Transfer RNA from an uncultured Clostridia bacterium, 84 nucleotides, folded computationally.
């Protein structure tokens, strides 16, 4: 330098055909249970605003295309893997 492949919550990971983001799993909280735990159940869990209802961002960063992007286009960071 040149080509491939990835980047999504706290952590692994799904969505691969463009159509509700976060599926499912860990890990955390809070409850049942227990004499107390551990396990096992049930609920909840991304950020910002709100006292709640709600609202607004939100897929590695900048842009495009589209009525609609995690996903298709261009540029750029990173990380692997191969080439010279």
């Nucleotide at each position: 330098g040149c080509u491939g492949a990835a980047g999504u919550g706290g952590c692994g990971g799904a969505a691969u055909c463009g159509g509700c983001a976060g599926a499912c799993g860990c890990a955390c909280a809070g409850g049942a249970c227990u004499u107390a735990a551990a396990a096992u159940c049930c609920u909840g869990c991304g950020g910002g605003g709100g006292c709640a209802a709600c609202u607004u961002c939100g897929u590695g960063c900048g842009g495009g295309u589209u009525c609609a992007a995690g996903u298709c286009c261009c540029g750029c960071c990173u990380u692997c893997a191969g080439c010279a």

It matches the Rfam family "tRNA". Rfam describes the family as follows. Transfer RNA (tRNA) molecules are approximately 80 nucleotides in length.
Model confidence (mean pLDDT): 81 of 100.
It was read from a public genome assembly.